[in-house]
Context: one part of a larger RNA
Molecule: small-subunit ribosomal RNA, 5' domain
Organism: Thermaceae bacterium
């Protein structure tokens, strides 16, 4: 000089668009962050209108009204029981010096639910367990025992395009790809319908999309860390995964790494970038975007296509909390917010209107993801505090050789102009989804705005905040008072011991300007 997630001093008008716990991955009240399908299934409430009964009221004897048990056609709710989501989204940086990341490849060693192509089918039979009902335990949080029940729930048999395994056989050539015999393996013919069809089930081949895993090569200190290893190094066999592999065993060999730095230590999530620098490099990795890692610390598996699962579960520990003392409830590194700490870091705020997701045929319903709006000159940018005119120059203040000179066209005063403010009018962001027409392309209707009465537009009207640091030299700005090696000052180099341009104050300049300084840390 630029920079910054800053901070502290002094000041402080407006907006747009970023941005904000960098420290204690320390603890947390309260609320809210994952739900959703009734078009999968049983049942239980509620209720419109119909239909049968029962008792009451009134009655013009036809029947009205209100209450109530059953029945249907249907509408509304939801604890179960089944799907499908809770592995995405959000948070954070602890560990982690690793194939953790970053880039080029392997993968004849592998997996992928939903979605798309495409081929082929869904026959017969059978049980259970919630809900319920009855009974028990328990302060609770719950939990046991009997009985009953439905399915897109569980099971068995068929059928085998197909698939998968052993043997054999061709191409390939790591376990790829075909043929043949054998074994072995399937489903829910459920739901809705305007009866046209739509959603869906199986089992296979292809895609897409995501990802496991395995190589080369790269990026960080200490040699005052020099040797280091037992599942260690390789082999054979077998276990175990989707999947190679000592990944795990038994056996057998004695190996394997290492000064091109093994091992140990200490620090650190990596990057794409981002700062600076002419550049090479150095320095960093906050917001945002990719990848890991981790959810109080620490271990485990279950379910599933996918975890070893943030808001699932078991166990250990440490801590808060209930409690009938027997036993139980928790887990903000989500969004607010509170407390600690700390130089320091926001609202316990609107909305699902959009975008995107999760379910759902849909209508819709959840989304603190997101959209916004709020608070902080934290950053960076726009802008206003006003324009022109006004004296040989008011007053006041300083300076003075006392003549006079600054402050100064600067106030004042005169014109113009109209930020704020008020008043009208008012959005883009919203057209899909729905409905109606049509095989279909596509054509027609109709609703939906959190920001927000905001941005904008026209109209009216008023001159309508300025501070901050510096003035010895580097460094741009110079007098007077006061203090007298005191008080202080200071980046350096130095200043102050009676005339200090260097300390304090004033006046005057310089320099930047809603800021200026000033620490701190980077080039």
């Nucleotide at each position: 000089g630029g920079g910054u997630g800053a901070a502290c001093g002094c000041u402080g008008g407006c907006g747009g668009c970023g941005u904000g716990c960098c420290u204690a991955a320390g603890a947390c009240a309260u609320g809210c962050a994952a739900g959703u399908c009734g078009u999968g299934c049983g049942a239980a409430g509620c209720u419109u209108c119909c239909c049968c009964g029962g008792a009451g009221u009134c009655u013009u004897c036809g029947g009205a009204c209100a209450c109530u048990g059953g029945g249907g056609c249907g509408g509304c709710u939801u604890a179960g029981c089944g799907g499908c989501g809770g592995a995405c989204g959000g948070g954070u940086g602890c560990g982690u010096a690793a194939c953790a990341c970053g880039u080029a490849g392997g993968u004849g060693a592998c997996c992928u639910a939903c979605c798309c192509g495409g081929a082929a089918g869904a026959c017969g039979g059978g049980g259970a367990c919630a809900a319920c009902c009855c009974g028990g335990g328990g302060a609770a949080a719950c939990c046991c025992g009997g009985g009953c029940u439905a399915a897109u729930c569980c099971c068995c048999g068929a059928u085998g395009u197909g698939g998968a395994c052993c043997c054999g056989c061709c191409c390939c050539u790591u376990g790829g790809g075909g043929c043949g015999u054998g074994u072995c393996u399937a489903a829910a013919g459920g739901g809705c319908u305007u009866c046209g069809g739509c959603c869906g089930c199986u089992u296979c081949c292809g895609g897409a999309u995501g990802g496991g895993c395995c190589u080369g090569c790269g990026g960080c200190c200490c040699a005052u860390c020099a040797g280091c290893u037992g599942g260690u190094u390789g082999g054979u066999g077998a276990g175990g995964u989707a999947a190679a592999a000592g990944c795990u065993c038994a056996c057998c060999a004695a190996g394997g790494c290492g000064a091109c730095g093994a091992c140990g230590g200490g620090u650190a999530g990596c990057c794409g970038g981002u700062c600076u620098g002419a550049g090479a490099g150095g320095a960093u990795g906050g917001c945002c975007g990719g990848c890991c890692a981790c959810a109080g610390g620490g271990g485990c598996a279950c379910u599933g296509a996918g975890a070893c699962a943030c808001g699932g579960g078991c166990c250990c520990c440490a801590c808060u909390c209930c409690u009938a003392c027997g036993g139980g409830a928790g887990g903000c590194a989500g969004c607010a917010g509170u407390u600690a700490g700390g130089a320091a870091u926001c609202u316990u705020c609107c909305g699902c209107a959009a975008u995107g997701g999760a379910c759902g045929c849909a209508a819709g319903u959840c989304u603190g993801a997101c959209g916004g709006a709020g608070c902080g000159a934290c950053g960076c940018c726009g802008c206003u505090u006003g324009c022109g005119g006004g004296a040989u120059g008011a007053a006041g203040c300083c300076c003075u050789u006392c003549g006079g000179g600054g402050u100064g066209u600067a106030a004042a005063c005169c014109g113009c102009u109209g930020a704020a403010c008020a008043g009208g009018g008012g959005a883009c962001g919203a057209a899909a989804a729905c409905c109606c027409c049509g095989c279909a392309a596509g054509g027609g209707g109709a609703a939906u705005g959190a920001c927000g009465g905001u941005a904008c537009c026209c109209u009216g009207c008023u001159a309508a905040u300025a501070g901050c640091a510096c003035c010895g030299g580097c460094c741009a700005a110079c007098u007077c008072c006061g203090u007298g090696c005191c008080a202080g000052c200071a980046g350096c180099c130095g200043c102050g011991g009676u005339a200090a341009c260097a300390c304090g104050g004033a006046g005057g300049g310089u320099g930047c300007g809603a800021g200026c300084g000033u620490u701190a840390c980077c080039c």